Predicted 3D model of a 77-nucleotide RNA (transfer RNA) from a Spirochaetota bacterium. Its Rfam family is "tRNA". The family's RNA type in Rfam is transfer RNA.
[in-house]
RNA sequence: GGGGUUGUAGCUCAGUUGGUUAGAGCAUCCGCCUGUCACGUGGAAGGCCGCGGGUUCGAGUCCCGUCAACCCCGCCA
Numbered sequence: 001g002g003g004g005u006u007g008u009a010g011c012u013c014a015g016u017u018g019g020u021u022a023g024a025g026c027a028u029c030c031g032c033c034u035g036u037c038a039c040g041u042g043g044a045a046g047g048c049c050g051c052g053g054g055u056u057c058g059a060g061u062c063c064c065g066u067c068a069a070c071c072c073c074g075c076c077a
Stems, first nucleotide, its partner, number of pairs: 001073007010026004019057001028044005050066005
């Protein structure tokens, strides 16, 4: 330098043909339960969907550019 995969909540990950409000588990916080803790249980908070732009009535999803991590190939040594 060329190609590919990945990027969504603090962490690990879903997200169907582009369609109404973006979800789960764990963790966190507040209750219930208990003599206390743990377990169990109810609820809450938590997201510019890597970043910028485009297409569209509508984009996490499609297109272009770009950044980062990883893998393969190539070049130099």
Its mean pLDDT, the model's own confidence on a scale to 100, is 81. It was read from a public genome assembly.